The part of an RNA shown here (small-subunit ribosomal RNA, 5' domain) has 523 nucleotides and comes from an Oscillospiraceae bacterium. The RNAcentral record of the full RNA draws on SILVA. The coordinates come from a structure-prediction model, not an experiment, and the mean pLDDT is 80.

Context: one part of a larger RNA
RNA sequence: GGACGAACGCUGGCGGCGUGCCUAACACAUGCAAGUCGAACGAAGCUCUGCGAUACAAGACUUCGGUCAAGUUGAACGGAUGACUUAGUGGCGGACGGGUGAGUAACGCGUGAGGAACCUGCCUUUCAGUGGGGGACAACAGUUGGAAACGACUGCUAAUACCGCAUAAUGUAUUCUGACCGCAUGAUCGGAAUACCAAAGAUUUAUUGCUGAAAGAUGGCCUCGCGUCUGAUUAGAUAGUUGGUGAGGUAACGGCCCACCAAGUCGACGAUCAGUAGCCGGACUGAGAGGUUGAACGGCCACAUUGGGACUGAGAUACGGCCCAGACUCCUACGGGAGGCAGCAGUGGGGAAUAUUGGGCAAUGGGGGAAACCCUGACCCAGCAACGCCGCGUGAGGGAAGAAGGUCUUCGGAUUGUAAACUCCUGUCCUUAGGGAAGAAACAAAUGACGGUACCUGAGGAGGAAGCUCCGGCUAACUACGUGCCAGCAGCCGCGGUAAUACGUAGGGAGCGAGCGUUGUCC
Numbered sequence: 001g002g003a004c005g006a007a008c009g010c011u012g013g014c015g016g017c018g019u020g021c022c023u024a025a026c027a028c029a030u031g032c033a034a035g036u037c038g039a040a041c042g043a044a045g046c047u048c049u050g051c052g053a054u055a056c057a058a059g060a061c062u063u064c065g066g067u068c069a070a071g072u073u074g075a076a077c078g079g080a081u082g083a084c085u086u087a088g089u090g091g092c093g094g095a096c097g098g099g100u101g102a103g104u105a106a107c108g109c110g111u112g113a114g115g116a117a118c119c120u121g122c123c124u125u126u127c128a129g130u131g132g133g134g135g136a137c138a139a140c141a142g143u144u145g146g147a148a149a150c151g152a153c154u155g156c157u158a159a160u161a162c163c164g165c166a167u168a169a170u171g172u173a174u175u176c177u178g179a180c181c182g183c184a185u186g187a188u189c190g191g192a193a194u195a196c197c198a199a200a201g202a203u204u205u206a207u208u209g210c211u212g213a214a215a216g217a218u219g220g221c222c223u224c225g226c227g228u229c230u231g232a233u234u235a236g237a238u239a240g241u242u243g244g245u246g247a248g249g250u251a252a253c254g255g256c257c258c259a260c261c262a263a264g265u266c267g268a269c270g271a272u273c274a275g276u277a278g279c280c281g282g283a284c285u286g287a288g289a290g291g292u293u294g295a296a297c298g299g300c301c302a303c304a305u306u307g308g309g310a311c312u313g314a315g316a317u318a319c320g321g322c323c324c325a326g327a328c329u330c331c332u333a334c335g336g337g338a339g340g341c342a343g344c345a346g347u348g349g350g351g352a353a354u355a356u357u358g359g360g361c362a363a364u365g366g367g368g369g370a371a372a373c374c375c376u377g378a379c380c381c382a383g384c385a386a387c388g389c390c391g392c393g394u395g396a397g398g399g400a401a402g403a404a405g406g407u408c409u410u411c412g413g414a415u416u417g418u419a420a421a422c423u424c425c426u427g428u429c430c431u432u433a434g435g436g437a438a439g440a441a442a443c444a445a446a447u448g449a450c451g452g453u454a455c456c457u458g459a460g461g462a463g464g465a466a467g468c469u470c471c472g473g474c475u476a477a478c479u480a481c482g483u484g485c486c487a488g489c490a491g492c493c494g495c496g497g498u499a500a501u502a503c504g505u506a507g508g509g510a511g512c513g514a515g516c517g518u519u520g521u522c523c
Stems, first nucleotide, its partner, number of pairs: 001523004006519005013392006019385002021350001026348003030345003035092003040089002043086003046082001047080004055072002059068003099303003108228008118220002123216008131165001133163002140155006171196009181186001201208002229275003236266003241263006248256001278300004282293004305326005328339004356382001358381003364378001365376004395425001397423002405416004429464001430460006439450001467512005472493003478507005488495002
């Protein structure tokens, strides 16, 4: 000198774009953050309608006791409409998106290869199929336990829920066989035989689903070469340890797991142990080499109160799923239950220190749906903060009686200083009035949170807008007074003990400027 997710002191006008718990991966009140589909299914409600119990009743008759009665009401039962609503069954999605960096020195990450050892829902292309049956369980009804959370029993019922059967290859497994290729185990393409395996409908005329197979795309999984901090005041480490055979397990290779057998394997080219740490693209600095760093944005990894476990599923060993154990908090009728902000806001705490319990799905994107649409604290916006970068303003021209005042003075003057006053002008920002967007496209129409914002026009009026640090040398900028090794300053050298350009104040000056200094860290 540069840089910063900065903090502190003094000061503070506006706009644009960014950024904002670096500390306690501390504890969390409250609200929201993942739903959707009635074009899979039964049912219930709502609506319409048929019959019409019951009740009321204009009116008529009356022997005054009653009788008849248009009409209103609409129970129970039955039927139908659907542009309606949805607790339950079922499907898809809750493995994405969002957060954090505790752990991890590791094939975790980066880079380059390999998989002849692998998987892949939705999507695209192609081929083939979609036949015929069955038994349940929710909802519901009844009974019943419990304070609650939540159950239990009996009975009924539907499906694209569940289970057999048929069909069966280019699928899978085994056996036989031909061709061809490879670095080896072996791979690929054919032929034959045997065994085994599938499906679901909906709406109503055209779609969309479902099943099997082949390929693609996307996403993932595994293996390897190289690279990846410090310490030897850590020198030996290791028994599933190293290898083999067999069996199991996995989508798949593998001590991944198990039984048996052998005694190996790693290590001064630093094993093991200890400490520290998420890694990278990048960022800062530097002429470069290099050094430091990993906030924001993007990729990968890991984690979700702590530890362990599996289930479901194409995909998880699953932040807003489940089970167990621990700590903590809450409810309780003491028998038992509920919870997990390292999602967005917000609270307490810690700290030098870090924001709103805001608006909207209008755009982009995501989930569901045929669609309408619903959901979306992702996202788009607004709010707060000079936290950063950039831009603008706080006026411009003229104006010497060089005014007054201040300061210094050799008392002549010098300086503040064209500075002010005064005069003329302008309107950026500001105030006010009028107009007023793009962002909106798919698809005719409709659709904008931001926002009456940006922007444009008129009017008003210099009016509302300057500070901070420094002035001994380094280092741009000097005098007076006060103080008297005191009070104090200080980055280094050093100032201060009676004329201090170094302390304090004033005048003047220098630098930067909505900032200026200080502190911290890196180069």